Context: one part of a larger RNA
RNA sequence: CUGGGCGUAAAGCGUGCGUAGGCGGCUAAGUCAGUCGGAUGUGAAAGCCCCAGGCUUAACCUGGGAACUGCAUUCGAUACUACUUGGCUAGAGUAUAGGAGAGGGCAACGGAAUUCCAUGUGUAGCGGUGAAAUGCGUAGAUAUAUGGAGGAACAUCAGUGGCGAAGGCGGUUGCCUGGCCUGAUACUGACGCUGAGGUACGAAAGCGUGGGGAGCAAACAGGAUUAGAUACCCUGGUAGUCCACGCCCUAAACGAUGAGAACUAGAUGUUGGGGGAGUCAAUCCCUCAGUAUCGUAGCUAACGCGAUAAGUUCUCCGCCUGGGGAGUACGGCCGCAAGGUUAAAACUC
Numbered sequence: 001c002u003g004g005g006c007g008u009a010a011a012g013c014g015u016g017c018g019u020a021g022g023c024g025g026c027u028a029a030g031u032c033a034g035u036c037g038g039a040u041g042u043g044a045a046a047g048c049c050c051c052a053g054g055c056u057u058a059a060c061c062u063g064g065g066a067a068c069u070g071c072a073u074u075c076g077a078u079a080c081u082a083c084u085u086g087g088c089u090a091g092a093g094u095a096u097a098g099g100a101g102a103g104g105g106c107a108a109c110g111g112a113a114u115u116c117c118a119u120g121u122g123u124a125g126c127g128g129u130g131a132a133a134u135g136c137g138u139a140g141a142u143a144u145a146u147g148g149a150g151g152a153a154c155a156u157c158a159g160u161g162g163c164g165a166a167g168g169c170g171g172u173u174g175c176c177u178g179g180c181c182u183g184a185u186a187c188u189g190a191c192g193c194u195g196a197g198g199u200a201c202g203a204a205a206g207c208g209u210g211g212g213g214a215g216c217a218a219a220c221a222g223g224a225u226u227a228g229a230u231a232c233c234c235u236g237g238u239a240g241u242c243c244a245c246g247c248c249c250u251a252a253a254c255g256a257u258g259a260g261a262a263c264u265a266g267a268u269g270u271u272g273g274g275g276g277a278g279u280c281a282a283u284c285c286c287u288c289a290g291u292a293u294c295g296u297a298g299c300u301a302a303c304g305c306g307a308u309a310a311g312u313u314c315u316c317c318g319c320c321u322g323g324g325g326a327g328u329a330c331g332g333c334c335g336c337a338a339g340g341u342u343a344a345a346a347c348u349c
Stems, first nucleotide, its partner, number of pairs: 004320003007303002012317001014201004021194003025088007033081002035077008049065006091191001092188004096183004103177007110154001115149007125136002162169002206247006215241002220236004258316006266294012298305002322349003331342004
């Protein structure tokens, strides 16, 4: 290279957008590049293969044939691919009328709770645990009432509910803004799919500068436990958690399942639309888009998957090739750093 694979055995990039490239709907005509056929030339000889012959045979040698799957020129074929021109509407998109939504950004506001402060009432405990102690408290705590400050998060609604490409998104209101679904028509006319590089986004932790700091809480301190206890439990507590701007770019970033398209039994629930039936009301039927459970065929090593496929096929990308060494070393690139990314070998089983 040819292969075989990628839910759990090694293997789907965390996720979009998109360049090159690859692939690409129906139809007519043209061209004949790919494709197919014929002819001519060439494809040295020897060797290999086949046939015949010569040494007593064989090895060996001689002659003939085939082969040399190729290249060039030329004459043809025209289904498919390609190219050119024209047309079409089933893919894709635009307009229009409706619809649902924690989709994103900014600002303002709200109530409950924790903590702290002030004042009143009130008196000896509170707190915490398996049990305790550290801790707080007669300088008046805990409890309770009123007022105030401040930060963070938004109970109920809440739902295998919704939205988003993924990460993720949940109090209320306003402004700005992305996507999606449905109906009926009109329009554009293949404008599509995928996507090496590239680029953007990307939980938490972490980093830089400046704010903020209620609660929680790495580190740290103390009290317990214990043989010890650098832990689990308790009392405290700093970074951090929050905001703005700039970095970092990793996760069991998971459905451990790349994207797109077509086809292939059903049943039940639910979300958002549309249509129809109905005593217009409970409900029922059809349909589109999601989201779940079960299940036929089929697939699978099994588990299981099963129209949201892991079934049957096509296109494009990524990735795997025994375990350890190792996602390491070295080098490159990126980063303020932490580190990330790309990524071996010796050796060993």
The prediction has a mean pLDDT of 89. A computed fold for a 349-nucleotide part of an RNA from a Thiotrichaceae bacterium, annotated as small-subunit ribosomal RNA, central domain. It was read from a public genome assembly. The source organism's lineage runs through Bacteria, Pseudomonadati, Pseudomonadota, Thiotrichales and Thiotrichaceae.